[in-house]
RNA sequence: AGAGAGGGUCAGAGAGACGCUGGCUCGCGGAGCAGUCUGCGGGCUGGAGGAAAGUCCGGACUCCGCAGGGCAGGCCACUGAGGAAAUCUCAGCGGGGGCGACCCUCGGGACAGUGCAACAGAGAGCAGACCGCCGAUGGCCCGGCAUCCGCCGGGCUCAGGUAAGGGUGAAACGGUGGUGUAAGAGACCACCAGCGGCUCGGGCGACCGGGCCGGCUCGGCAAACCCUGGUCGGAGCAAGGCCAAGUAGGAAGGCGUCUGAGGACGGCCCGUUCAAGCCUUCGGGUAGGCCGCAUAGAUGAAUGUCUCUCCUCGACAGAAUCCGGCUUAUCGACCCUCUCUCCAU
Numbered sequence: 001a002g003a004g005a006g007g008g009u010c011a012g013a014g015a016g017a018c019g020c021u022g023g024c025u026c027g028c029g030g031a032g033c034a035g036u037c038u039g040c041g042g043g044c045u046g047g048a049g050g051a052a053a054g055u056c057c058g059g060a061c062u063c064c065g066c067a068g069g070g071c072a073g074g075c076c077a078c079u080g081a082g083g084a085a086a087u088c089u090c091a092g093c094g095g096g097g098g099c100g101a102c103c104c105u106c107g108g109g110a111c112a113g114u115g116c117a118a119c120a121g122a123g124a125g126c127a128g129a130c131c132g133c134c135g136a137u138g139g140c141c142c143g144g145c146a147u148c149c150g151c152c153g154g155g156c157u158c159a160g161g162u163a164a165g166g167g168u169g170a171a172a173c174g175g176u177g178g179u180g181u182a183a184g185a186g187a188c189c190a191c192c193a194g195c196g197g198c199u200c201g202g203g204c205g206a207c208c209g210g211g212c213c214g215g216c217u218c219g220g221c222a223a224a225c226c227c228u229g230g231u232c233g234g235a236g237c238a239a240g241g242c243c244a245a246g247u248a249g250g251a252a253g254g255c256g257u258c259u260g261a262g263g264a265c266g267g268c269c270c271g272u273u274c275a276a277g278c279c280u281u282c283g284g285g286u287a288g289g290c291c292g293c294a295u296a297g298a299u300g301a302a303u304g305u306c307u308c309u310c311c312u313c314g315a316c317a318g319a320a321u322c323c324g325g326c327u328u329a330u331c332g333a334c335c336c337u338c339u340c341u342c343c344a345u
Stems, first nucleotide, its partner, number of pairs: 001341010012310007020047012049316001053327002056325005061236004068270004073232005078092005093107001094105004108227002113225002115221002130166002132162003137159003140155006174192006193217001195214008240291004250282006262274003
């Protein structure tokens, strides 16, 4: 000097004019004449975010009289710590990517069972012989010798043996080198990888490393169904509470008050509990206000327009009960730490 990696801060600034909106206060009113609401003027004062977005996860809070057991169902799944909890955060381990700083995570179980892997290929997990290799053993054929028994040589011909070599495929039932064999093969041996057993050391642990022994090696996918372990009442501020208003205390049908109708707000079963009235249909009336609601607190939803200056030239984008996370969108500036390459000293 260039190229990268991880983390953090800000979210255009200033001045003026007009305008919007909440609170307090002073003054003058208006509507209803119920609860309550509202206009104008003066003074003081407050007014969107790092994601306010998605509504994905967890909670506070509220309601369902209590919220018991089970089934089904949902979610989670390596270790440790943080935390109210979280499927969250941090640090690690295993696996993968990168020269590296670092990044990603489909991370319990494939020996409980079922299933999937097109096509190609002999054969795709109780596998398998297409091209090949062998022809020791048996049959057959040819030649020679013999002419009783039979003997010698040849034949890649059949039976048979084989899975090392080649081919197919994303993937072919350990790898390399040797012994051995008719030709081969963990058949056997050495080393290696993997698996299992015993043992030693390090670590809280997931795991890592060493030694000895062994059958030699029976794959992949569970973000396929599933198994195992853990966990989970439900609904949500349009929750919920208060005030006011209003008619029709209507009609029909069904079930029920000892055998208990109906209710107890995710589905089903059991249990428990409340209970004398309930359920369905038709018809009629009212539907307004306040609280919940906050240092912004609206309720068809408030901060906008114009001018000037500066500059890094401005993106994504607007609260609606609140809090902790995650995910997504995004212009530009600045700061800290680290890696790689080149050059100079």
The prediction has a mean pLDDT of 78. The RNA shown here (Bacterial RNase P class A) has 345 nucleotides and comes from an uncultured bacterium. It was read from a public genome assembly, where an Rfam model found it.